Background:
Predicted 3D model of a 351-nucleotide part of an RNA (small-subunit ribosomal RNA, central domain) from Demequina sp.
Context: one part of a larger RNA
RNA sequence: UUGGGCGUAAAGAGCUCGUAGGCGGCUUGUCGCGUCUGCUGUGAAAGCACGAGGCUCAACCUCGUGUCUGCAGUGGGUACGGGCAGGCUAGAGUGUGGUAGGGGAGACUGGAAUUCCUGGUGUAGCGGUGGAAUGCGCAGAUAUCAGGAGGAACACCGAUGGCGAAGGCAGGUCUCUGGGCCACUACUGACGCUGAGGAGCGAAAGCGUGGGGAGCGAACAGGAUUAGAUACCCUGGUAGUCCACGCCGUAAACGGUGGGCACUAGAUGUGGGGACUAUUCCAUGGUUUCCGCGUCGCAGCUAACGCAUUAAGUGCCCCGCCUGGGGAGUACGGCCGCAAGGCUAAAACUC
Numbered sequence: 001u002u003g004g005g006c007g008u009a010a011a012g013a014g015c016u017c018g019u020a021g022g023c024g025g026c027u028u029g030u031c032g033c034g035u036c037u038g039c040u041g042u043g044a045a046a047g048c049a050c051g052a053g054g055c056u057c058a059a060c061c062u063c064g065u066g067u068c069u070g071c072a073g074u075g076g077g078u079a080c081g082g083g084c085a086g087g088c089u090a091g092a093g094u095g096u097g098g099u100a101g102g103g104g105a106g107a108c109u110g111g112a113a114u115u116c117c118u119g120g121u122g123u124a125g126c127g128g129u130g131g132a133a134u135g136c137g138c139a140g141a142u143a144u145c146a147g148g149a150g151g152a153a154c155a156c157c158g159a160u161g162g163c164g165a166a167g168g169c170a171g172g173u174c175u176c177u178g179g180g181c182c183a184c185u186a187c188u189g190a191c192g193c194u195g196a197g198g199a200g201c202g203a204a205a206g207c208g209u210g211g212g213g214a215g216c217g218a219a220c221a222g223g224a225u226u227a228g229a230u231a232c233c234c235u236g237g238u239a240g241u242c243c244a245c246g247c248c249g250u251a252a253a254c255g256g257u258g259g260g261c262a263c264u265a266g267a268u269g270u271g272g273g274g275a276c277u278a279u280u281c282c283a284u285g286g287u288u289u290c291c292g293c294g295u296c297g298c299a300g301c302u303a304a305c306g307c308a309u310u311a312a313g314u315g316c317c318c319c320g321c322c323u324g325g326g327g328a329g330u331a332c333g334g335c336c337g338c339a340a341g342g343c344u345a346a347a348a349c350u351c
Base pairs, nucleotide, nucleotide: 003323004322005321006320007305008304012319014201015200016199017198021194022193023192025088026087027086028085029084030083031082033081034080036076037075038074039073040072041071042070047067048066049065050064051063052062053061054060091191092188093187094186095184096183097182098181099180103177104176105175106174107173108172109171110154115149116148117147118146119145120144121143125136126135162169163168206247207246208245209244210243211242215241216240220236221235222234223233258318259317260316261315262314263313266296267295268294269293270292271291272290273289274288275287276286277285278284300307301306324351325350326349333344334343335342336341
């Protein structure tokens, strides 16, 4: 354990799909399960409440009434919830026509830069720092020119911008492929929302097998700094970072804000679409409408900070979670994993 809460105090699952369940639009008929009502039976006694009485009072005892909030049967009512049957189109979906996008997968491909190799020019330094040193260099480095190899990442555009459920996504082209938005309102006719379990996706690091390895770079080595310096700085450098396949399943997985629907002043910027309109057409502008991303701000909310039509406002539905600090996200057990470990999750004790 009622309750009150979950942006920052403890508390939103990393995200999605979806089973059971919970909840569910307008309307007609019907049933009468829930629900409302009448009656009947039962609801032992004791107890309890009220009233009265008996022991001198009381405790205690006795009597009467009520309670016993319930269950069953039966008669009636049918608004609401529900079942069944029918209809509807405002929710949801389909269709048709458009449209924007770093959404995803595979293949091919481009230029700049770093490094390395070969050759040319050229000579004594280069590099690095706060200053140095380790390091590289007369076996010709650095610099510079030409050619070649290889890997990784894509300057400018680029945004306060776009797409995606989240993680996340950026050179270019092609193929395959998911979703969104707008317009039309042709079709289906509540097909919906949420979602315990469950399933799938899930950065980085890490693991397995095989490749690859330019740059960067845990570990490691050396040079400095320092009282010391297992660091910060410097010179190197292995795993890794990259690819394929398979695991892992975590995060400050953050908007620290679960999902859906409806309602509640505005102002302004920006991305996508439509309609009307102005201009000679284009470019562009004005009005308006739908969808997204920001900033400011009223009411309201908030402990304050702040939030404020993308709510943390006002309501409804469903799920998750919290309940003083430490012990502890630990031990034990179970499940999962190759391992690392993950998930679930206490207590003693103590303040």

Lineage of the source: Bacteria > Bacillati > Actinomycetota > Micrococcales > Demequina.